[in-house]
RNA sequence: GGGGCUAUAGCUCAUCUGGCAGAGCGUCUCGUUCGCAACGAGAAGGUGGCGAGUUCGAUCCUCGUUAGCUCCA
Numbered sequence: 001g002g003g004g005c006u007a008u009a010g011c012u013c014a015u016c017u018g019g020c021a022g023a024g025c026g027u028c029u030c031g032u033u034c035g036c037a038a039c040g041a042g043a044a045g046g047u048g049g050c051g052a053g054u055u056c057g058a059u060c061c062u063c064g065u066u067a068g069c070u071c072c073a
Stems, first nucleotide, its partner, number of pairs: 001072007010025004019056001027043005049065005
C1' cells in the first nucleotide's frame, strides 16, 4: 500500500433480501421475607462507530472516513 471481517443498551449478542430495534446478564422500583439471597411484577437505558448520498421511509443499499482483528505485498 491492497483485500476481507467486525462496530447495535453498562456488558455479551440477536434482528434484517428497507417500514417508527429486541433478548440474556447488569441497574433501579415494588411485592414476597425479621433481613439477605432467590423468585415474581414493572421501569429506565440506543439519533445502530462517524459523515454524506439514494428513497415517502435506512441498522439494512451506495460512497467516503475512523478504530480493532486478519490475509497478501